[in-house]
Molecule: Bacterial small signal recognition particle RNA
Organism: Thermoflexus sp.
RNA sequence: GGUCCGGUCCUGCGCGGCGAACCCCGGUGAACCCCGCCAGGCCCGGAAGGGAGCAACGGUAAGCCGUUCCGGUUUGCGCGCCGCAGGGGCGCCGGGCCGGA
Numbered sequence: 001g002g003u004c005c006g007g008u009c010c011u012g013c014g015c016g017g018c019g020a021a022c023c024c025c026g027g028u029g030a031a032c033c034c035c036g037c038c039a040g041g042c043c044c045g046g047a048a049g050g051g052a053g054c055a056a057c058g059g060u061a062a063g064c065c066g067u068u069c070c071g072g073u074u075u076g077c078g079c080g081c082c083g084c085a086g087g088g089g090c091g092c093c094g095g096g097c098c099g100g101a
Stems, first nucleotide, its partner, number of pairs: 001098008009087006015080002017077007025066004034059003042051003
């Protein structure tokens, strides 16, 4: 000096990290227009019993509140320089080979 390969550069995919939302968890939550169970009272009946059914009690829906860790789903982030593929080859870095001085 030449040449080849790789990296740096770009794009896509994947993996991981961080953030957000939702699910999960707990609480609250319909006097009646949710469920169950229905005291009292009411109705039917000669009676035995039966009926509808308010309050209370229990549970629940939508919603609301809380929540740390774990787990799941979705999504975002030039966070990683981790992996793969493609592109690019002006410059820089590393390595191999050849030639010259």